[in-house]
RNA sequence: UUAGAGUUUGAUCCUGGCUCAGGAUGAACGCUAGCUACAGGCUUAACACAUGCAAGUCGAGGGGCAGCAUGAGAUUAGCUUGCUAAUCUUGAUGGCGACCGGCGCACGGGUGAGUAACGCGUAUCCAACCUUCCCUUUACUCUGGGAUAGCCCGGUGAAAACCGGAUUAACACCGGAUGGGUUCACAUGACGGCAUCAGACUGUGAAUAAAGGUUACGGUAAAGGAUGGGGAUGCGUCUGAUUAGCUUGUUGGCGGGGUAACGGCCCACCAAGGCAACGAUCAGUAGGGGUUCUGAGAGGAAGGUCCCCCACAUUGGAACUGAGACACUGUCCAAACUCCUACGGGAGGCAGCAGUGAGGAAUAUUGGUCAAUGGACGAGAGUCUGAACCAGCCAAGUAGCGUGCAGGAUGACGGCCCUAUGGGUUGUAAACUGCUUUUGUACAGGAAUAAAGUCAUCCACGUGUGGAUGUUUGCAUGUACCGUAAGAAUAAGGACCCGGCUUACUCCGUGCCACCAGCCCGCGGUAAUACGGAAGGUCUGGGCGUUAUCCGGAUUUAUUGGGUUUAAAGGGAGCGUAAGGCCGUGCUUUAAGCGUGUUGUGAAAUGUAGGCGCCCAACGUUUGCACUGCAGCGCGAACUGGAGCACUUGAGUACGCAGGAAGUAGGCGGAAUUCGUCGUGUAGCGGUGAAAUGCUUAGAUAUGACGAAGAACUCCGAUUGGGAAGCCAGCUUACUGUAGCGCCACUGACGCUGAUGCUCGAAAGCGUGGGUAUCGAACAGGAUUAGAUACCCUGGUAGUCCACGCGGUAAACGAUGGAUGCUCGCUGGUAUGCCUUUUUGGUAUGUGGCCAAGGGAAACCAUUAAGCAUCCCACCUGGGGAGUACGCCGGCAACGGUGAAACUCAAAGGAAUUGACGGGGGCCCGCACAAGCGGAGGAACAUGUGGUUUAAUUCGAUGAUACGCGAGGAACCUUACCCGGGCUUGAAAGUUAGUGACCGUCCUGGAAACAGGACUUUCCGCAAGGACACGAAACUAGGUGCUGCAUGGUUGUCGUCAGCUCGUGCCGUGAGGUGUCGGCUCAAGUGCCAUAACGAGCGCAACCCUUGUCAUCAGUUGCCAUCAUUAAGUUGGGGACUCUGGUGAGACUGCCGCCGCAAGGUGAGAGGAAGGGGGGGAUGACGUCAAAUCAGCACGGCCCUUACGUCCGGGGCGACACACGUGUUACAAUGGAUGGUACAGAGGGCAGCGAAGGGGCGACCCGGAGCGAAUCUCAGAAAGCCAUUCCCAGUUCGGAUCGGAGUCUGCAACCCGACUCCGUGAAGCUGGAUUCGCUAGUAAUCGCGCAUCAGCCAUGGCGCGGUGAAUAAAAGGCCGGGCCUUGCACACACCGCCCGUCAA
Repeated sequence: UUAGAGUUUGAUCCUGGCUCAGGAUGAACGCUAGCUACAGGCUUAACACAUGCAAGUCGAGGGGCAGCAUGAGAUUAGCUUGCUAAUCUUGAUGGCGACCGGCGCACGGGUGAGUAACGCGUAUCCAACCUUCCCUUUACUCUGGGAUAGCCCGGUGAAAACCGGAUUAACACCGGAUGGGUUCACAUGACGGCAUCAGACUGUGAAUAAAGGUUACGGUAAAGGAUGGGGAUGCGUCUGAUUAGCUUGUUGGCGGGGUAACGGCCCACCAAGGCAACGAUCAGUAGGGGUUCUGAGAGGAAGGUCCCCCACAUUGGAACUGAGACACUGUCCAAACUCCUACGGGAGGCAGCAGUGAGGAAUAUUGGUCAAUGGACGAGAGUCUGAACCAGCCAAGUAGCGUGCAGGAUGACGGCCCUAUGGGUUGUAAACUGCUUUUGUACAGGAAUAAAGUCAUCCACGUGUGGAUGUUUGCAUGUACCGUAAGAAUAAGGACCCGGCUUACUCCGUGCCACCAGCCCGCGGUAAUACGGAAGGUCUGGGCGUUAUCCGGAUUUAUUGGGUUUAAAGGGAGCGUAAGGCCGUGCUUUAAGCGUGUUGUGAAAUGUAGGCGCCCAACGUUUGCACUGCAGCGCGAACUGGAGCACUUGAGUACGCAGGAAGUAGGCGGAAUUCGUCGUGUAGCGGUGAAAUGCUUAGAUAUGACGAAGAACUCCGAUUGGGAAGCCAGCUUACUGUAGCGCCACUGACGCUGAUGCUCGAAAGCGUGGGUAUCGAACAGGAUUAGAUACCCUGGUAGUCCACGCGGUAAACGAUGGAUGCUCGCUGGUAUGCCUUUUUGGUAUGUGGCCAAGGGAAACCAUUAAGCAUCCCACCUGGGGAGUACGCCGGCAACGGUGAAACUCAAAGGAAUUGACGGGGGCCCGCACAAGCGGAGGAACAUGUGGUUUAAUUCGAUGAUACGCGAGGAACCUUACCCGGGCUUGAAAGUUAGUGACCGUCCUGGAAACAGGACUUUCCGCAAGGACACGAAACUAGGUGCUGCAUGGUUGUCGUCAGCUCGUGCCGUGAGGUGUCGGCUCAAGUGCCAUAACGAGCGCAACCCUUGUCAUCAGUUGCCAUCAUUAAGUUGGGGACUCUGGUGAGACUGCCGCCGCAAGGUGAGAGGAAGGGGGGGAUGACGUCAAAUCAGCACGGCCCUUACGUCCGGGGCGACACACGUGUUACAAUGGAUGGUACAGAGGGCAGCGAAGGGGCGACCCGGAGCGAAUCUCAGAAAGCCAUUCCCAGUUCGGAUCGGAGUCUGCAACCCGACUCCGUGAAGCUGGAUUCGCUAGUAAUCGCGCAUCAGCCAUGGCGCGGUGAAUAAAAGGCCGGGCCUUGCACACACCGCCCGUCAA
C1' cells in the first nucleotide's frame, strides 16, 4: 500500500470494446468577484521591428585640454578705490570629451531553430592536454632605439568615412646583454610496467625575459596549487523493415603535416578491410538531464518556471584578436529584407529589458533603484550594470481572512406547490432586540527592523588585518505594524446540477416540434422528475462550470499481470542453421552472473522526517534521511555460467523377430462400360414427379459370339492398418524408408525446440507432348417456372489419365504446435508383438468408448488432457472498411506472400436458458377431415354494413373475436344529427330570506316553446312549523364534447383447451432446471407405476340447477280406479293413478368373464328406469390480443360556459348507380288447394287478458261473464290422419310489385306503421369458384309462447313442445390445439429476421 459503475440479451454467464466518477495544467472561454501573502505570465511566426536603455572602467600608464569649475593675469562696464559682472590669456589646479595604452567585453541575460549525436546522463581515464585574474615558493627587473594616434595644416565625399604632410608621449612597439630556470638535440639510461612504453641523476650544444613607479603597487621566468576548460571510453538514451544491405578517407598500417593535446583531423604510400537481423543505412520526429504529473507499485506521459549541460544569435561561410571565441549588442564575404542617398555610395540585425505590428483561443509596464546580492574596472572614493532587487497589470495557480454573532413563531407579508380548503413549504430565514468590529473608511503615531560596509578617531597586532566609539548611505515607503473613532455598517450569492451512473423533485409551457445529451445508455409523438421557465433542493464557495491535453480506472500490450477446441488468435507438414533460447548424474576448480560488507560518487534545488522564522498557512530556512544508480576493494560458493575428470538412465548404434492400403519403378489379371464386326429378332427404346429433346424399319433397345480401347480395382472392409502432413486399397517382383517388440553388446549428453532457409504439399488451374472408355465445367437443346442465364433430362468441349515442369492454396480440422516428466480407474468379438502357471493372466506400443480428481464461460476435456509443471517456436488485442489499397517479393498467367489508413458503429461475438417458430420428428385430441343430412354463394324481399349522396343522412363495433352487433321496438318523443325560433344561475336536484297559492278553465299573438290577460282560490297542525307553488339573490350547474393508448367495472377470444404456479429440498457460477419428465391410462397435470424429489395452490372432476326411475309426505284450483251423479271430474266422495311441490333412494366398474403389476380397459354379460362422465345447463385457471366500451354507469386530465349547455316546431337516422354479411319466402307432386278430424309444452294477463252471444267475406266492431289466475282468458296448435282436386306448366308453383277499398293504434300514419279484402301476378325451374352447420331425441321439419311495446316495419332474439333421420367409430393428408424432442442468426417472437439490384 490496490474500490468501481453504465452499456450487447426476453433473461444468463463469458469474451470484448465504448463511456463515466479521480488527479493535474505556463492553459483558453462563459458568468461572477471584497482583501492579503507567496509563486507564475507568447505553448502560435527562430515572423518583422519604430524609440529608449541593456559594457564599460582606469588621469595612481600617456600625450594632452574640446567643454565645466577654481586660481592667476589683462581689458572693459557698473561704479568706486574695493566689490560685482562680461570678454580674453594662462593646463597652474580640480577634473576630463575625443585619442594612444591596460583590463574587461568569451561573464551575466535570451531562445530551443538545428541536433538521434560521446549531444546529454552516469561511471572511469588523460604517462595525450591548456588555464588571464587568485594563492604558495624561487630567481630577476641591465642597457639602448625608432615610430605612431591624437592635436595642427591641406584635400576628397551628400553622408558614412578616408587620404596626404608636419610634429609628439607612454606600463604601446623594437634591438642588445644576462640565463638560476625552461624548451629542444645528442650521450647516459637507475626504479617501474605483460607490452607499446616511461624516464630519475649527470654531461655537451642551441634558443629564450622584463616596465616602470613618490611608497603602496606592478612586470618577467619557473615550479606547485586552486578554478575553469579540452579530449577518450563503457553503459543508457524515440518511431518505422511497406527502409536490408551500407561504406572508398571508407577500415587498418608505415611516415609526415597540423593542434594546447590524441586521432584519417589532413596528406603520400601499402593492405582490403569496417558496420549490419543484438537492426547498419535511410526516413520521420525531437534539445538532454535534475525533475514534474499520474499510478499501490512496476510503469505511462511531459521537460513551462528554478538549477546543470549543449546548441544558436536575420540565413550561409570564414578567419582575426585573445588565457579563453571561430565571438548575441566585434571584423570580413555572400544572400534575403528594411532604411538613408546628391544614385556615385552607405547604414542595420530585440531568440537582452520595456514596447510595436503580425499570427493566434491566448500571455503583462516604452515603471523605480543600484539601498541590498552579484559582476567589470579602479589603490580607493567611485563609475557602469533592464544581472538583480522592488513596484505596476492579470482569479492564471496555491494558501489564509472576511461578508457578522446570539436571541427571536404570529411559524408574519409575499411567492410557489399540493390540497381533503384544515393546512404544508420557502423558514429562525426576515422584521425586531442585544452584542462584536476582522475587513473597509477617517484620524494620529511609525525615517522601527532588515546594515554589513564607507569615512574619522582610538586600541591590539605589524606594514594590512581585527576590534571599539562616532558619523554617513533606503528604491520599496509614510509601506508593514500599532492606536483611536463611528458604524452591521463597505463586501455572496455566484455558477452549475437535480432520469441512471451520481448527492439532490415538483408544477407549468411545449408536443419526435423547439431542443437536450459525457459522440455512454438515452429523452421529446398531450399527464416529460431528461427540453424551456418557476419554486424548492444538492454540491461547492471568491470562485463555479465548459473545452483542450496527460496519467488513472484499463490485468484493454499482461515483467509484476492475459490469452490462442468453439469468443480475436496454432504456421498445411517436415528437415534444419556448429543462428538463437533451453538442457541429465557425481566430483574438483573458477568467481562472470548472484549474495553480503565497505569505500567513492550519486551538484544544489526537488521529495521526505524533525526543528525554526513570517500572527497561522501556503512560503522560506536548517539538520537528518532518501536519491532504489554506477564504479572500486574484500568475503561467500547453494544455484546459473566457464574449465577439467568420471557415469549411464536421455539420445544413438549393433543383433534377433513378426507385422503393415508407407513410397518409387516394372510386369500381370478379371468383371463392368463404350465402340466395331457378324448373328438372332421386331417396334419401339430411353428418360421423368409427369414429359419432351435424343436414338430407332438405313433394323435401334434386348440378346449371342468375336474383337478394340482407356480408366477404375466389387467382395474381403472394420471407431482396421500405414505415413510428417497432403494422402495411401486388384495380384506380383525389385529397390527404398519409418515405427514396434525382444536382448542389454557398444558410444557416453552426442539432447529439445527452431527465426531466416530448404523440401514436401488435396482438388481445381497453367505450359509442352501423349492419351481419351467413363464422367463431365463451358456450350446446345428439352422441360419446370411469372421469369429460370438454376435444380431435372438428352448431348457435349476443356478437364478427368500418363510424362516432364510451374503454381503453393483448402472447413490443408482433432477448427487443439512440438518435446519431456507427473497425476484414480473400467472397458473393446480392438491392431501388432513378447512373457507365462495357458488363463476371465501379465507387459509394451498403437487405436476407440466411458468416467474420478482437476480444469473450463459453458458445451465439454479427462494418461492420445483442454489437468499439474518445464523449455522452445508461431499467433491474437472491438466490429466494419479488408485480407482491400499502395509498395516490395515470387509466378508464363491465374494468382500467392507481406499488408495499412481515411471514414464509420456501440456494439460485433462465444456457450448455455426460457419461449415462439419450422413446407423437422414422435404421441394425442376436436364435426378438423372423411362418410352423410340440410343449407349459404344465383332470384325476390327483410335487415345490418361499406360506399356514394345529403343541410343532416348522429355515434360506436371492422379477420377469426364487426356486419338481424350496442338496438329486448327511430312516425312525435327516443335523438345524441340538420334547419329555424327562443332562454342565460339556466331543463332538473339541494340550502336560505320573501309571497300565497298551485293546479284548472277560457281569450289574444305565434309553427310551437313562450308572452300577455280574465275567472277561480289553499291543505295538514293547538302552536311552532310543514306540504305545494311562484319569484329574487347567491352557492352550486350542465356537456352523448376529446382521450378505452391515463383508468375502474363489464365483455369477447384463444378455450371448458388442460394447463398455470408455489413452499421446502436437490442440481447449475447463473438465467434456470427438477417437481410438471419416462411407461401405461384417462375427457382431463384423470389416475397408477417408476423417480432427488416431497408436498401444496389455482384450474379438471365433484358439490349446484334441470331432465330421466322409484319410494315417501302433502292433496287444491290438479286427478278419477272403485261407488253415486251430470251435458261436462259438473257435484258428492276418494289418495289408488296422473300431476304438482318437498324429502329421500338409486350408478360405485359394485358383481361375473377376459387382458393388465396396478391404475384401468373390454363384453349387444347379468341385474337395472338408467352403465361406465346417463342427457342438458350454470361454472371460464395463469395469461394473450395497449382486443371492445369515456354513448349504460363511474372516474383522472384537457376543452365549452348568452354555448360544444338547454327548450320548441319541422326534417334526418328510412336517401340509392353499386358491393358484402345474416335471414325469410320460393323455385313445387315427399307438393299446392278445399273439406273433415286428432294430439302439446312452456309462458303472459288489471291503463290487462277478455269468454258466451251478435254484426262484418275479413282485418275488426258491439258486448262485458270470468280472472291479479294449476280455477278465467290469450288459445284455434301445426305438421299429422281421412277424403277430393290439380298432372309437370313459369303452372291451381311462387308470391314481389302496383291499383282500389278498408280496419286498428296513436295529438298525428305525407316523408315513415301494421293488418284485412278485391284485383294485378315480377324474378325464380335447385344456383360458378368457394363455403357453413350438425354424431341422437341430434340434424331436418312443424307450429306455439314471451320480452321490448300505444302501435309496429319481428322474416330478428329468447324459450317451448310435435314429428323425427342418415352417416362415421378411421387416423394417410387439410385446419386448430396439447405434450415430448430437435434446429434456430427469431424475442415487436416467421405477418420474424435478412441479402442483392433499382428508384426516391
Molecule: small-subunit ribosomal RNA
Organism: uncultured bacterium